[in-house]
Molecule: glmS glucosamine-6-phosphate activated ribozyme aptamer
Organism: Actinomycetota bacterium
Formats: sequence, structure tokens, C1' cells
RNA sequence: CUGUAGUCAAGAGCGCCAGACCCGCCGUGAGGCGGCGGGUGACGAGGGGGAGGUUCAUCGAAGUCUUCGGCGGGUGCCUCCCGGCCCGGCACGGUCGUUAUCGAGCCGACAAACCCCGGUGGCAACACCGGACACAAAACGGCUCGAAGGUGCCAUU
Repeated sequence: CUGUAGUCAAGAGCGCCAGACCCGCCGUGAGGCGGCGGGUGACGAGGGGGAGGUUCAUCGAAGUCUUCGGCGGGUGCCUCCCGGCCCGGCACGGUCGUUAUCGAGCCGACAAACCCCGGUGGCAACACCGGACACAAAACGGCUCGAAGGUGCCAUU
């Protein structure tokens, strides 16, 4: 260094790279172009009952957006099952997911990258580490108000 096996921790703007762009070397008088090798390729907040299916699956930030393009995955969505609620039970229906009905209004928040300072590795593109520091929004949190609260059968007072 590689392969196999096991354990622990973390992880969904999470992983990967054939386009593109950038760097180095070689070829070329130079350029262009070509070859080989490398680099970049999402900053946090938020989101999970089970199975199957499916793809552009919420919110803002950035000194300007390559966070482009492609592939895979994914807490979204759909169907079914299970479960909660609709003031007894069952079925249907509605609506959600164990904080388990919907809507509206108001209020709320130590975000991270960036920037700045210092440093490590690399010829370089670039990658990483430490310190200090500011600013969000939402389908996230809180409060208030409103609306739905049904159909059939059965039972009970």
C1' cells in the first nucleotide's frame, strides 16, 4: 500500500467524475492543438412508522454563484399496511405520523461557509487545520384566533 473480516463514531447540499474550467510535464520555433498526470465539482438550518414505486424533494446564505453539467443516493411525493385524531364500538371517509386534523395571523432564532488573523502540505491548480467574528429564511419553534369534527349499522344512558 492492497485485499478480507470484525468493532466504534460520524454522515444526506450526502458520495462519485466521462463534460466543462484550472494546474503541471511532454510534443510544437511560439501559439493553437494533442498526449499523460493532477485539481475543482453545495454554505449551513430543516426533514425518518413499515414495504413498494418514483424524481428537478423544504428554507434561506454567498461579493457573483462551476453551488454549472452528468451519475448514484436521499428523511419528499404516490399506493398499500400499521398507528393517532374526528368525545362508545365496527366499517367507510377525512387528515396526519407517535410532538400523529387543517388554515390564518403575530412573534422568535448564538447558522455555517464568506471576510479577517495565523499555520500545514503541494512546483502549481488547490486541499486542510487553528483562532476571532457578523449576518438568514422556512413547511423549524412559540402564542392567538378560526374552521372541520362526517356517513351507515350496532350498543348504551